RNAcentral holds the sequence, with entries from Rfam.
The RNA shown here (c-di-GMP-I riboswitch aptamer) has 88 nucleotides and comes from Halalkalibacter nanhaiisediminis.
RNA sequence: ACUAAAAAAAGGCAAACUUACCGAAAGAUAAGGACGCAAAAUCAUAGGCCUUCAGCAUAACAUUUGCUAUGGUUGCCAGAUCACCAGU
Numbered sequence: 001a002c003u004a005a006a007a008a009a010a011g012g013c014a015a016a017c018u019u020a021c022c023g024a025a026a027g028a029u030a031a032g033g034a035c036g037c038a039a040a041a042u043c044a045u046a047g048g049c050c051u052u053c054a055g056c057a058u059a060a061c062a063u064u065u066g067c068u069a070u071g072g073u074u075g076c077c078a079g080a081u082c083a084c085c086a087g088u
Stems, first nucleotide, its partner, number of pairs: 001088003012037002017032004022027001035075001041081003045078001047076001048073003055067003
């Protein structure tokens, strides 16, 4: 530096769900819990997707509908950076 497949060894992370708490929401955090993951480590850089407080427009008028991220999602896909073991 690379690794198609398989087998090890030390381990690591933690889906859904439950509880508490934050948030307008999506969702995040902590504890429990494991669906799974060789990057399910870090960074929202670039797309995708989710939400819609505020804002703008609209309406049949009681708060409708639409647009929109500055919000979120790295366990959606890429990119960058760092990295365990084994083998070559």

The organism belongs to Halalkalibacter, within Bacteria. The coordinates come from a structure-prediction model, not an experiment, and the mean pLDDT is 82. It matches the Rfam family "c-di-GMP-I riboswitch aptamer". Gene Ontology term of the family: cyclic-di-GMP binding.